[in-house]
This is a predicted structure of a 381-nucleotide RNA (Bacterial RNase P class A) from Caulobacter sp. The organism belongs to Caulobacter, within Bacteria. It is recorded under the gene name rnpB. Its Rfam family is "Bacterial RNase P class A". Rfam links the family to the GO terms tRNA processing, ribonuclease P activity and dimeric ribonuclease P complex. Model confidence (mean pLDDT): 75 of 100. RNAcentral holds the sequence, with entries from ENA.
RNA sequence: CCAGAUGAUCGGGCGGUCGCGUCGUCUUCGGACGCCGAGGAAAGUCCGGGCUCCACGGUGACAAGGCGGUGGGUAACGCCCACCGGGAGCGAUCCCAGGGAUAGCGCCACAGAAAGCAAACCUCCUCCCUACGGGGCGGGAAGGGUGAAAGGGUGGGGUAAGAGCCCACCGCGGACCUGGCGACAGGGACGGCAUGGCAAGCCCCGCCUGGAGCAAGACCGAAUAGGGACCCCGCGCCGGCCUCGCGUCGGAUAGGCCGUCACUGGCCGAGAGGGUCCGGGUAGGUCGCGAGAGCCGUCCAGCAAUGGCCGGCCUAGAGGAAUGAUCGUCGCCGCUUCUUCGGGAGCGGAACAGAACCCGGCUUACAGAUCAUCUGGUCCC
Numbered sequence: 001c002c003a004g005a006u007g008a009u010c011g012g013g014c015g016g017u018c019g020c021g022u023c024g025u026c027u028u029c030g031g032a033c034g035c036c037g038a039g040g041a042a043a044g045u046c047c048g049g050g051c052u053c054c055a056c057g058g059u060g061a062c063a064a065g066g067c068g069g070u071g072g073g074u075a076a077c078g079c080c081c082a083c084c085g086g087g088a089g090c091g092a093u094c095c096c097a098g099g100g101a102u103a104g105c106g107c108c109a110c111a112g113a114a115a116g117c118a119a120a121c122c123u124c125c126u127c128c129c130u131a132c133g134g135g136g137c138g139g140g141a142a143g144g145g146u147g148a149a150a151g152g153g154u155g156g157g158g159u160a161a162g163a164g165c166c167c168a169c170c171g172c173g174g175a176c177c178u179g180g181c182g183a184c185a186g187g188g189a190c191g192g193c194a195u196g197g198c199a200a201g202c203c204c205c206g207c208c209u210g211g212a213g214c215a216a217g218a219c220c221g222a223a224u225a226g227g228g229a230c231c232c233c234g235c236g237c238c239g240g241c242c243u244c245g246c247g248u249c250g251g252a253u254a255g256g257c258c259g260u261c262a263c264u265g266g267c268c269g270a271g272a273g274g275g276u277c278c279g280g281g282u283a284g285g286u287c288g289c290g291a292g293a294g295c296c297g298u299c300c301a302g303c304a305a306u307g308g309c310c311g312g313c314c315u316a317g318a319g320g321a322a323u324g325a326u327c328g329u330c331g332c333c334g335c336u337u338c339u340u341c342g343g344g345a346g347c348g349g350a351a352c353a354g355a356a357c358c359c360g361g362c363u364u365a366c367a368g369a370u371c372a373u374c375u376g377g378u379c380c381c
Base pairs, nucleotide, nucleotide: 001377002376003375004374005373006372007371008370009369010368012330013329014328015327016326017325018324020037021036023034024033025032026031039352043363044362046361047360048359049358050357051213052212053211054210064209065208066207067206068205069083070082071081072080073079084098085096086095087094088093099204100203104202105201106198107197108196121144122143124139125138127136128135129134152170153169154168155167156166157165171193172191173190176187177186178185179184217287218286219285220284227278228277229276230275231274232273233271237251238250239249240248241247242245255268256267257266258265294313295312296311297310299308300307301306332349333348334347335346336345337344338343
C1' cells in the first nucleotide's frame, strides 16, 4: 500500500434573526424574562422485568405454551460472556432449533432391481445346454449404474468368484484409566461391526410459565337526568270492591300538558308542584409521571459478560403531542474552472428517523466520517 475480519465512537460546530413546548418568576393579563427541551435506533412491539389491578391455602398430577451442549453473568430472559462439539474459510474469524432414533407410531419425493427388509438391473464365478447370438440351476455382493442416503472405509491376504471370511490402520461400540467443576478430551487393551436418516413429524425426557395492562390504577368531583329521605303546598269529594289502607277501580274537581295569550277542543288527573339534604355514576380535574436495576470519571476484582468502593451530575415530560425555519461562517463530500502546483474561486449535496409509564435485550432502517486490535498478500529498509 492492497484485500479483508472483529469491536467501538460520531452522525455536523459556532453565531445572528424569527418561532414552538413544559416549568419558574413578574405582570398593566396583552405579555416579558429565565432554565431546560429526542434517538442510536425514540421504530417493530418479538422476548424478559419493574409498577398496577384482578385471581390465588400447601403439595402433586394433568392440559396448553415456551425453552434445550457445559459453566458463569443478571432483577430476569429465548439476552450476554467464556468454553466444548460439529461445519465453512489459507487465515483473522464466522455459522449451528446443539437433549433423546433399541419407548412407541409415522415418513423417506424423483430416480432406482431394491428405501428398512435384505434385495439383485448390468457385471463376476462353478456347472449344464447351445442353433455360438445366448439361455438355465446355483454361488457372491467386490465392480458398474440410481439416489441426499444402498447394511463401515483404505490396503493386503484369501477364493471358482467373492464376502470382517482373516489381518493392519482408520472409523464405530460398551466398559476401564488419566485430565477437566462440567460439556468433553486423551490413552492402551477388548469387541469383527451388532438395529440408515428425519424429532423446524407425532412423541419421550428435563426445566420454566396465573390473567390483564398506564385507556393499568388511586383520589377529588359538577350541570342535567334518574334514585332515596324529609319539609312546604295540594287532595283527603262521590260510587264500587276488599286484605279496611294517602289500598284499589271508575267518575268529578283543584290543577297540569298540547310553544305563548284569548276562545274552543283534546289528553292526563290528585302527587303531575316547590324546597332542603344524602349517596352512586358521568363530564372534568389531580396523581401515577421520572433520583432511576440512572449517567460520567478514577481505581479494584474477574479471561470476559459483569460486579464493587469513592467522587461528581440532575438530564424532555404532556394532552394526540413542542423540540423548527432561515441567514452568515467554519469543517466534510462531489462537480466545474483557474493555477506561480502551495492552493484559490463558483455551484451543488449531507442518511435513517423521531419520545408518550419506565427499564434490560433482540431484530430491522441508516448518506457519510473516525478510532483500536487482528488476518492474508505485495514492496522497501